[in-house]
RNA sequence: AUAGUCGACACCUGGCUUGUAAUAAAUGAUGCUUCACUAUUUGUCAUCACAUGUAUGAGAAAAUGAUCCUGGCAUACAUGUGAUAUUCACUUGGUUGUUCUUCGGAAAAACCGGGUGUGACAGAACAACAACUGGAAAUGGUUGCUAAUACCCCUAGGCUGAGGAGCAAAAGGAGAAAUCCGCCCAAGGAGGGGCUCGCGUCUGAUUAGCUAGUUGGUGAGGCAAUAGCUUACCAAGGCGAUGAUCAGUAGCUGGUCCGAGAGGAUGAUCAGCCACACUGGAACUGAGACACGGCCCAGACUCCUACAGGAGACAGCAGUGGGGAAUUUUUCGCAAUGGGCGAAAGCCUGACGGAGCAAUGCCGCGUGGAGGUGGAAGGCCUACGGGUCGUCAACUUAUUUUCUCGGAGAAGAAACAAUGACGGUAUCUGAGGAAUAAGCAUCGGCUAACUCUGUGCCAGCAGUCGUGGUAAGACAGAGGAUGCAAGCGUUAUCCGGAAUAAUUGGGCGUAAAGCGUCUAUAGGUGGCUUUUCAAGUCCGUCGUCAAAUCCCAGGGCUCAACCCUGUACAGACGGUGGAAACUACCAAGCUAGAGUACGGUAGGGGCAGAGGGAAUUUCCGGUGUUGUGGUGAAAUGCAUUGAGAUCGGAAAGAACACCAACGGCGAAAGCACUCUGCUGAGCCGACACUGACACUGAGAGACGAAAGCUAGGGGAGCAAAUGGGAUUAGAGACCCUAGUAGUCCUAGCCGUAAAUGAUGGAUACUAGGUGCUGUGCGACUCGACCCAUGCAGUGCAGUAGCUAACGUGUUAAGUAUCCCGCCUGGGGAGUACGUUCGCAAGAAUGAAACUCAAAGGAACUGACGGGAGCCCGCACAAGUGGUGGAGCAUGUGGUUUAAUUCAAUGCAAAGCAAAGAACCUUACCAGGGCUUGACAUGCCACGAAUCCUCUUGAAAGAGAGGGGUGCCCUCGGGAACACGGACACAGGUGGUGCACGGCUGUCGUCAGCUCGUGCCGUAAGGUGUUGCGUUAAGUCUCACAACGAGCGCAACCCUCGUGUUUAGUUGCCACUAUGAGUUUGGAACCCUGAACAAACCGCCGGUGUUAAGCCGAAGGAAGGAGAGGAUGAGGUCAAGUCAUUAGGCCCCUUAUGCCCUGGGCGACACACGUGCUACAAUGGGCGGGACAAAGGGUCACGAUCUCGCAAGGGUGAGCUAACUCCAAAAAUCCGUCCACAGUUCGGAUUGCAGGCUGCAACUCGCCUGCAUGAAGAAGGAAUCGCUAGUAAUCGCUGGUCAGCCAUACGGCGGUGAAUCCGUUCCCGGGCCUUGUACACACUGCCCGUCACACUAAAGGACCUGGCCAGGUUUGAAGUCAUUACCCUUAACCGUAAGGAGGGGGAUGCCUAAGGCUAGGCUUGCGACUGGAGUGAAGUCGUAACAAGGUAGCCGUACUGGAAGGUGUGGCUG
Repeated sequence: AUAGUCGACACCUGGCUUGUAAUAAAUGAUGCUUCACUAUUUGUCAUCACAUGUAUGAGAAAAUGAUCCUGGCAUACAUGUGAUAUUCACUUGGUUGUUCUUCGGAAAAACCGGGUGUGACAGAACAACAACUGGAAAUGGUUGCUAAUACCCCUAGGCUGAGGAGCAAAAGGAGAAAUCCGCCCAAGGAGGGGCUCGCGUCUGAUUAGCUAGUUGGUGAGGCAAUAGCUUACCAAGGCGAUGAUCAGUAGCUGGUCCGAGAGGAUGAUCAGCCACACUGGAACUGAGACACGGCCCAGACUCCUACAGGAGACAGCAGUGGGGAAUUUUUCGCAAUGGGCGAAAGCCUGACGGAGCAAUGCCGCGUGGAGGUGGAAGGCCUACGGGUCGUCAACUUAUUUUCUCGGAGAAGAAACAAUGACGGUAUCUGAGGAAUAAGCAUCGGCUAACUCUGUGCCAGCAGUCGUGGUAAGACAGAGGAUGCAAGCGUUAUCCGGAAUAAUUGGGCGUAAAGCGUCUAUAGGUGGCUUUUCAAGUCCGUCGUCAAAUCCCAGGGCUCAACCCUGUACAGACGGUGGAAACUACCAAGCUAGAGUACGGUAGGGGCAGAGGGAAUUUCCGGUGUUGUGGUGAAAUGCAUUGAGAUCGGAAAGAACACCAACGGCGAAAGCACUCUGCUGAGCCGACACUGACACUGAGAGACGAAAGCUAGGGGAGCAAAUGGGAUUAGAGACCCUAGUAGUCCUAGCCGUAAAUGAUGGAUACUAGGUGCUGUGCGACUCGACCCAUGCAGUGCAGUAGCUAACGUGUUAAGUAUCCCGCCUGGGGAGUACGUUCGCAAGAAUGAAACUCAAAGGAACUGACGGGAGCCCGCACAAGUGGUGGAGCAUGUGGUUUAAUUCAAUGCAAAGCAAAGAACCUUACCAGGGCUUGACAUGCCACGAAUCCUCUUGAAAGAGAGGGGUGCCCUCGGGAACACGGACACAGGUGGUGCACGGCUGUCGUCAGCUCGUGCCGUAAGGUGUUGCGUUAAGUCUCACAACGAGCGCAACCCUCGUGUUUAGUUGCCACUAUGAGUUUGGAACCCUGAACAAACCGCCGGUGUUAAGCCGAAGGAAGGAGAGGAUGAGGUCAAGUCAUUAGGCCCCUUAUGCCCUGGGCGACACACGUGCUACAAUGGGCGGGACAAAGGGUCACGAUCUCGCAAGGGUGAGCUAACUCCAAAAAUCCGUCCACAGUUCGGAUUGCAGGCUGCAACUCGCCUGCAUGAAGAAGGAAUCGCUAGUAAUCGCUGGUCAGCCAUACGGCGGUGAAUCCGUUCCCGGGCCUUGUACACACUGCCCGUCACACUAAAGGACCUGGCCAGGUUUGAAGUCAUUACCCUUAACCGUAAGGAGGGGGAUGCCUAAGGCUAGGCUUGCGACUGGAGUGAAGUCGUAACAAGGUAGCCGUACUGGAAGGUGUGGCUG
């Protein structure tokens, strides 16, 4: 410091997520330590005597002293906790208005003093104790005795301004003594408190008004002291938008963590302050408390009880229970530090010092070091060669931090001595032996680290993207690797990254975001010159901001963590001294901003009044007669009671054609016939006046389209709603016909729009060009125009700059300043609740739970469009013949079956694979059999092999017998073949074409697909390849930031068409001769084979840009690619094929392999495809006669003759083929019969009789003869082929093949048409352009209701908990006040009585808890209700994205199952 994600891709916006640091943490597996038991080992003791020590009885005195009591001081410190509390607190800096202050400090001096102070005399009680006694206990009662530094009295001094009057002290003790410790009064300081003031200290305005002792004054009271602190009276103040009041949350700080910093978060340990001590209240004592381990009362709770009554308060240290994810020992010691008391010894101290427990954290150390390959064994992987764990281990050698055992042994202790819990600890030293010591997480990207096996959208993983559906580097295990290490991961929280709240340091045209517009208050900001002042600002200096912490420099524990010592920066606050530029203030001026007056001027600016014509509709009248109107087409409607049309007249309401513009005015909304009145603002000119009067503008106010509302008018046209007619699957719509609110006016409300330039206002600056509007000036002219130039406004294109891009660009979205408004991921939602406004509709303000990892902008490439343009194709059209109807053949689906083997499924499967299923084929089924196998290689043993016979069996197979000894040889053996055996293995038409190779189909023989360099763009990408022409063609030409090139196109290849040359056998010709063959001759023709020629827009004319080319003519066998074929760019469809073959992985192995017999692939209600034959006279039957091409043939074709009606049988010449055979070509032609019918058409089906092939013809072949003679009379919707030797029609032939289900497929020739105006439409394709919310790319995307499930929130009758303040009532304890009702008396007075005094009771004020009551805020529950969100595969439609099929959207109103529709105004996104 970044990185991942969003999309096909790139840029941006914007959220989410990751890596880092930290923690009083928790958690997972792991680590360390200890104890017990058992075993083993080692050491000590035992008897006698004795020193010392210890234990043991009774009594007296003294001393000491436990316990108890009186008294003094302390217990207000220290300790614990953070409930309360947003200010009665804290922080920092001041202040003390007559404020309080126990105990004290100091070696001395000083601080800090005096009465040259006084007194210590007298007295009376009360505990403990004793006796009696109540109570269960707690704890008392009565009587009696006694001391003091306990209590009390007198006097002095002292206090209140004086007088008067009043108040008012004291204490002794220890010692032989010196002397020491106390007591009382007064004053001051230090230290510590109390009160008080300024600045600062969280969130919410969906909390906007709060306050009655409230704010101030006077008197009185009260306090240590100020003060409404309290009270009486008087005044009516005080606080608040700079946030009062209320609600929520919270102890504050030094500091701590993060951060570059600014800052953000936090307030454990340590330290300062505050508050609290079961909850609430109250006082007492005291220097100090309204008191954690004190008192009283009330409340809740626990415990004891003899039921009368009592006791208690761990938020002290340990510890227990509970709760929880989770937090320790009922330890040692006062040795140190400190505290209390004491004169001291000393006592107390769970403060504290230590130890124990916990890897909770930080730091340090170790678990070993060196050598060691035949790279051991073993694991894992493997291409089977090896690789890797890995010098790792073993083994050799040296060492001992740690560990175990032994020896020594601290500092901490403070001036002599004594005193150590920790602790026999730290440390030192000897011995022993590599000995006692490694885990955790991760390995798809981010992110360092990879393979195998298992699993099979399962189990699971996951921080994010995501992964898992049979080859998972993502799950689980293993091997290996990486990271950290006595730790490692996970979870949680916080900071950072996040410039993602932006002061440093963001934005607002389209991404979220400019208020609809203006006026103006507070506030903020503000022109030029001079002066004053010193508030801001700047400089110096002083004080403070505790210590600790942080930083820096040193030092101490072996290092470090840790500890100790010392210094400092920056900043803040306060005091003080200075500077005076800038801002502010004071004062005086100026005129450039702003305004006033003056002279002109344009205009749909506003309000009111008056007038006008065109059109529409209605009414009246005339003419006139059958339709009119409306639509894509119709219908509803109107019309013979006279419509529509046409002419004349009348009435009404609304809106103002042309001019008209990209033009004008207004703050915006908005404003248009003409005229008049009233009125606002602007601009230009000249420069007289004022002298900063300015800009912006939170709250506030005014205006504000359309729709809508209220009341009253008005109502022609138009027209939500509504009725009807159509359309449609439906049509609550689009279309049509009617039509009400409304639209119009007056008065009032509403306050919103895509109220938009999606662009707040003001000021200044920064290239020019070119229009228009208003108004000046210059020049020229007779005058106008043209020309030049200024100001104000309004447009266009554009430079720099800016911008993510689009774009903007003196009318800024540029460069700057000032002020306001607004934004911070998408959805939920502009919703809910609350509040304000409104008659209502609604408007304004405006959340959260929950949910997602995206949503969005602009641009690029594609694809798509019921977008646009150009072009092509048997694509349509024009023709021609079919299919679809019948029968049959064949293939498929479906069904059936033991099996009907498998594959192919829109075009691009379906007479396809199959160029041929009776067995075989054959993969399927049933049954019978085999298990190293039907087939391959390797090993052993044996035999040559081949052959023949018999038994059994459906066959395969099983069993028995016979014959036979080959070939090569180095004589060992070997090769081939056959049988047997064991193991490696064979075998599989078993799975996966979605793991693959190869091959193939399709778009499509369509004209496209790309690259190098350069240029443009942030980039995706573009350019080239686009454009004007042209072509069958990205074919060619010209232009052009492009210049070139490649794969395709074309050409090169084959066949056919013409000619020449050459070669003539089996072909051709001629002659002779014949019954025919044959022979001889020829090379002119035909034919055959080879080689060459010929066609190129070459020539001419026209046209075109002088081009490419196109059109026409000539010549030519052929003319513009002459006809046909082969030839298939880059890609697309996870297209097809694992059953041609190859090959990865998985599966079977006495079977999913192999052999055999029989069956099946041929089934049959039905549906589809491809064909054949027909329906007849352009025909059918019979008879006769002609003319081909191309093929095939020796396990073959088969002439001839003969038999048979025929299929065919017998015979077997010839031909290994230009020789012979198949072989007859058929349609055609000639003659004849048939006259329109289910026929002399048609031939299905069936019966009988035969033939051929073949082991075999039943399932299941073909052919022949005789007989039979079905449907069918030209085929609905729909649909296919074909552009010339083509369609149509006619036969011939070949492959496969024993035969054949072939009517199929591939070829051959014969006869031989019609039509093409043309590109509007259908289908497919190419190029350019446009829109897009699509990119799996329109079979796309996507909206809403309904149904189901889950989730959170809102409303909600009732119920319920808490908090707050109010009213009223009752009123404990207690202070204060009052009271003479009761009791009392030791001290003082008094002779006494008695007094002063004391106690109790009562009364009053205040008041906690409680009762009653009406509220406010808030929590929970809740039948039910309406919406929201989420969900692999539900229903209904199809609203949006393309012109989305009616352009969409905004506001508003009505309406409808739903998306939505319609009206009205607006916007272009």